[in-house]
RNA sequence: GCGGGCGUAGCUCAAUGGCAGAGUCUCAGACUUCCAAUCUGAUCACGCGAGUUCGAUUCCCGUCGCCCGCU
Numbered sequence: 001g002c003g004g005g006c007g008u009a010g011c012u013c014a015a016u017g018g019c020a021g022a023g024u025c026u027c028a029g030a031c032u033u034c035c036a037a038u039c040u041g042a043u044c045a046c047g048c049g050a051g052u053u054c055g056a057u058u059c060c061c062g063u064c065g066c067c068c069g070c071u
Base pairs, nucleotide, nucleotide: 001070002069003068004067005066006065007064010024011023012022013021018054026042027041028040029039030038047063048062049061051059
């Protein structure tokens, strides 16, 4: 330099155009003499910019970061 993949919650991962979810973590409450476990609830996210569309995490383009391959 070229090509490919990935980027979503504190962490690990879903969601292939129509309300952004799960597990875990954290916090609060219940239970318990206390702790643990269990149950209930709460907080928290689509890398950035632009475009297409009635509507974009999803499609197109650019860009940034990480990984892999080729030279």

A computed fold for a 71-nucleotide RNA from a soil metagenome, annotated as transfer RNA. The RNAcentral record of the sequence draws on MGnify. Rfam family: tRNA. The family's RNA type in Rfam is transfer RNA.